This is a predicted structure of a 469-nucleotide part of an RNA (small-subunit ribosomal RNA, 3' major domain) from an uncultured bacterium. The RNAcentral record of the full RNA draws on ENA. Its Rfam family is "Bacterial small subunit ribosomal RNA".

Context: one part of a larger RNA
RNA sequence: UGACGGGGGCCCGCACAAGCGGUGGAGUAUGUGGUUUAAUUCGACGCAACGCGAAGAACCUUACCAAGGCUUGACAUGGAGACGACCGCGGCGGAAACGUCGCUUCCCUUCGGGGCGGCUCACACAGGUGGUGCAUGGUUGUCGUCAGCUCGUGUCGUGAGAUGUUGGGUUAAGUCCCGCAACGAGCGCAACCCUUGUUCUCAGUAGCCAGCAGUUCGGCUGGGCACUCUGGGAAGACUGCCGCGGAUAACGCGGAGGAAGGUGGGGAUGACGUCAAAUCAUCAUGCCCCUUAUGUCUUGGGCUACACACGUACUACAAUGGGCGCGACAAAGAGAAGCAACCCGGCAACGGCAAGCGAAUCUCAAAAACGCGCUCCCAGUUCGGAUUGUGGGUUGCAACCCGCCCGCAUGAAGUUGAAAUCGCUAGUAAUCGCGGAUCAGCAUGCCGCGGUGAAUACGUUCCCGGGCC
Numbered sequence: 001u002g003a004c005g006g007g008g009g010c011c012c013g014c015a016c017a018a019g020c021g022g023u024g025g026a027g028u029a030u031g032u033g034g035u036u037u038a039a040u041u042c043g044a045c046g047c048a049a050c051g052c053g054a055a056g057a058a059c060c061u062u063a064c065c066a067a068g069g070c071u072u073g074a075c076a077u078g079g080a081g082a083c084g085a086c087c088g089c090g091g092c093g094g095a096a097a098c099g100u101c102g103c104u105u106c107c108c109u110u111c112g113g114g115g116c117g118g119c120u121c122a123c124a125c126a127g128g129u130g131g132u133g134c135a136u137g138g139u140u141g142u143c144g145u146c147a148g149c150u151c152g153u154g155u156c157g158u159g160a161g162a163u164g165u166u167g168g169g170u171u172a173a174g175u176c177c178c179g180c181a182a183c184g185a186g187c188g189c190a191a192c193c194c195u196u197g198u199u200c201u202c203a204g205u206a207g208c209c210a211g212c213a214g215u216u217c218g219g220c221u222g223g224g225c226a227c228u229c230u231g232g233g234a235a236g237a238c239u240g241c242c243g244c245g246g247a248u249a250a251c252g253c254g255g256a257g258g259a260a261g262g263u264g265g266g267g268a269u270g271a272c273g274u275c276a277a278a279u280c281a282u283c284a285u286g287c288c289c290c291u292u293a294u295g296u297c298u299u300g301g302g303c304u305a306c307a308c309a310c311g312u313a314c315u316a317c318a319a320u321g322g323g324c325g326c327g328a329c330a331a332a333g334a335g336a337a338g339c340a341a342c343c344c345g346g347c348a349a350c351g352g353c354a355a356g357c358g359a360a361u362c363u364c365a366a367a368a369a370c371g372c373g374c375u376c377c378c379a380g381u382u383c384g385g386a387u388u389g390u391g392g393g394u395u396g397c398a399a400c401c402c403g404c405c406c407g408c409a410u411g412a413a414g415u416u417g418a419a420a421u422c423g424c425u426a427g428u429a430a431u432c433g434c435g436g437a438u439c440a441g442c443a444u445g446c447c448g449c450g451g452u453g454a455a456u457a458c459g460u461u462c463c464c465g466g467g468c469c
Stems, first nucleotide, its partner, number of pairs: 008469006015460002019424005026315008034306002042053002064301007073125001077124002079121003083117002088103006106115003127290002130288003136284002138279003141275001143273001148187006154163003167178003193267004198235007207225001212222003238261001241255005317417001321376007333364003338357002343352003383414001388409007430452007
């Protein structure tokens, strides 16, 4: 000077408390440990590993294992030689890779050769998801969106260092005010950026009978941009105004006006640093190691195993519910090797035909919870749907290991969950559906979107983390 204290003071945070819903029990999905295995590739390990890298493991991916092949190599550059194409097609062997046989097959030329291509030879070299994240760059997590971390000059101290940055108030904030041997400054805070909430303006192939005309009644047509909306521009909020408190300060409380107040809501944004934190398997890279193999090609298998243990989810245990019928209201997105309407077939998954749409124009598309009506009558049930049998559909070369979906049958555990433990303070929790990325196919995961829409906060003694003295 720091760090620490079951030392003190002050102050924050869903930290506790007050509430609401969960996890821990069940079944299943998924990740992990362990065990097993020829292999179950590798990494991630308290918070900050465990629906994590993986925004898609049937082959591929794929890094693992077995077997069969190759050795200048699957890929790059360079030398020499013979050849003429390369590509493609067919036969035979083979699981394929590959081997072998046959067919087809180049350009320019000064005829010396050159270009291009595969093949052969020798060598430089290629190649390595092999090791080291404790040799590194880059990137990332975390404390923490916490309010801190420093510098110049001056001053003080022999010096390490202190001062400033402490103190009195105040703030979400080292935010601001006042004071002060300090005076200034930088990185952070805030603001500038995006989005949402109000209005105006400009623009109208989506919207409007608002007003007119036609209407096969559908903004469908004429017609019009007034409204909704879409998207550019602009305004608006600044404690600006009033009152009270306060040191006549900063600021706090209340009020007016306003769509909105006192950082309006959300996002992006992460200081000096900490954890020899994570990553050599995104990539890059030093050193070490392999070089007929630790490289490379292929087929098949594995990553999907299963006595168990843990994490994260989904579905439930029902009547605020289940089933059936009818009816209503979104937002945000995606679409050409694509989205596919209508109609027809099928109980259905789906199939057939095929209009429109590179999309405010067409399609995916039905939103669901909800409302109304009927039914069930508390039961392991008309709850719950695991598991299994069987028949089908679809993607794909191929669903045995190992995809998804539909019909019929089967109907398991489960009656609200011990100790313990998690999230959330408002359009939030809870609940309901919709879309997208990845993607041939495959979603209970992830990233978004809107619908319905609560309860509670006395307070800071205690638990956890953090800031200042």